Description
Bacterial RNase P class A from Novosphingobium sp., 459 nucleotides, folded computationally. The model forms 95% of the base pairs in the Rfam consensus. NCBI's taxonomy places the organism under Bacteria, Pseudomonadati, Alphaproteobacteria, Sphingomonadaceae, Novosphingobium. Rfam family: Bacterial RNase P class A. It is annotated as a ribozyme. Its mean pLDDT, the model's own confidence on a scale to 100, is 76.
């Protein structure tokens, strides 16, 4: 000095003028209270409204998406087991917790630094592989490449060889070899296809084929390292049952519900509200109580609807079961369906699994100590406008001619493509709390700084 990767940072600045928000100080006003006081237009104590003046702070690294995972608050009556419905998937760590960070182990991109992965199971079981192709699961011959056996041939050579005109004649028949059919074997070439039944050599073979051998792959088994996922060396094996699970689905591990519009609390006010159905609404005791009937001259006695107290029994508790515990037996409860009232005020609301420096342990994500630090709490919603400098990017603008280049001995002349200097033009990202964290995902103009790969130059 290019060009890759990987972390961090900052994301405008300064100044004036106006304008705002919670908090704190002072100061002036006003009002209800409360004490004192016989009383009053007097004293005081006390804060709550309003205006003025000062002071301190006052948006984010994503405040964004709401995707996860917690703190809190409330409900479900509480365990426990199952079921329903969700999550999450390779090992071990971290962590308050996670679908998250870390490191490693597979496997995949890359030349490397790095990155990337819904990574447990296809032999439980169901289901897809469209289309092309012979054939896509336990399947296949388009193209094609082969021996035997069986046809053929106006084709090449050899045997034999009737007859004759005895020849370089020669019909017919037979071996061999060629070619073409049939029948047969093959899936090793080539084709289709995202993928084709294990890859490469090499021997068989009529051609081939794990059909044999070697190597490499895949299974499966001692041993060895390592917490473990996995890895290695050895052996031995069939020489082989494809892919998809981010397809239903198995297996492992994990999960109550809703949410700050949660919720509490003060004031207000209203109708503690109204019908309907399902189930259910039962038994037994009592020196209680007792409408009411009877006998009785009377006093009182019998009997007795109902009432209460007591057990037993049911029944309700919003997937199911068991345990307990409450609840109800003119109800708890499950469903439907009308209606009424409140829509004010404080509070929740900011010190937190907080930030930071330094040590220490760790490869690391973090942790442990130890010292500082307090960085908005609005409440329909604050931090804004406006006007100067100045800083950053960006130009196929002008204009120097500093480096740089080409002429020359040299002075000194010429160019202006790249670097740079002045000036003009432009532009200056994404975006804005609402109860708080830890995380992911997304969106981001520019600039800084480190560390690591690889390239070229020069010492």
């Nucleotide at each position: 000095c290019c060009g890759g990767g990987g972390a961090g940072c900052c994301g405008g600045g300064c100044a004036g003028c106006c304008g705002c928000g919670c908090c704190c100080u002072u100061c002036g006003a006003c009002a209800a209270g409360c004490u004192c006081g016989g009383g009053a237009u007097g004293a005081g104590c006390g804060g709550g409204u309003c205006g003025a003046a000062g002071g301190u702070c006052g948006a984010g690294g994503a405040a964004a998406g709401u995707c996860c995972g917690g703190g809190c608050u409330c409900c479900g009556c509480g365990a426990a087991a199952c079921g329903a419905g969700g999550g999450u998937g390779g090992c071990g760590g971290g962590u308050a917790a996670c679908g998250c960070c870390c490191g490693c182990c597979g496997g995949g991109a890359g030349a490397a630094a790095u990155c990337c992965c819904a990574g447990g199971g296809a032999a439980a079981g169901u289901g897809c592989c469209a289309c092309a192709g012979a054939g896509a699961g336990c399947a296949g011959a388009c193209c094609g490449c082969u021996a035997a056996c069986c046809c053929g041939c106006u084709c090449g050579u050899c045997c034999c060889g009737a007859g004759c005109u005895u020849g370089u004649c020669g019909a017919g028949g037979g071996g061999c070899g060629g070619c073409g059919g049939g029948c047969a074997g093959c899936a090793a070439g080539g084709g289709u296809g995202a993928a084709a039944g294990g890859g490469u050599g090499c021997g068989g073979c009529a051609a081939g084929a794990g059909c044999g051998c070697a190597c490499c792959g895949c299974g499966c088994u001692u041993c060895c390292g390592g917490c473990a996922a996995c890895g290695g060396c050895a052996g031995c094996g069939g020489c082989a049952c494809g892919g998809c699970a981010a397809a239903c689905c198995c297996c492992a591990c994990c999960c109550g519900g809703a949410g700050c519009a949660a919720g509490a609390c003060c004031g207000a006010a209203u109708a503690g509200g109204g019908g309907c159905g399902g189930c259910g609404g039962g038994c037994c005791u009592g020196u209680c109580c007792g409408c009411g009937u009877c006998c009785g001259c009377a006093a009182g006695g019998a009997c007795a609807a109902g009432g209460c107290a007591g057990g037993c029994g049911g029944g309700u508790c919003g997937g199911u079961u068991u345990c307990g515990g409450a609840c109800c037996c003119u109800g708890a409860u499950c469903g439907c369906c009308c209606g009424g009232g409140u829509u004010g005020g404080u509070c929740g609301c900011u010190g937190g699994a907080g930030c930071g420096g330094c040590g220490c342990g760790g490869c690391g994500a973090c942790g442990c100590g130890u010292c500082g630090c307090c960085g908005a709490g609005a409440g329909g919603a604050a931090u804004g406008g406006c006007u100067g400098c100045c800083g950053g990017c960006g130009c196929u603008c002008g204009c120097c001619g500093c480096g740089u280049c080409c002429c020359g001995c040299a002075a000194g002349g010429g160019a202006u493509a790249c670097g740079g200097g002045c000036g003009g033009c432009g532009u200056c990202a994404c975006a804005g709390a609402a109860c708080c964290c830890g995380g992911c995902u997304u969106a981001c103009a520019g600039g800084c700084u480190c560390c690591c790969c690889g390239g070229c130059a020069u010492a």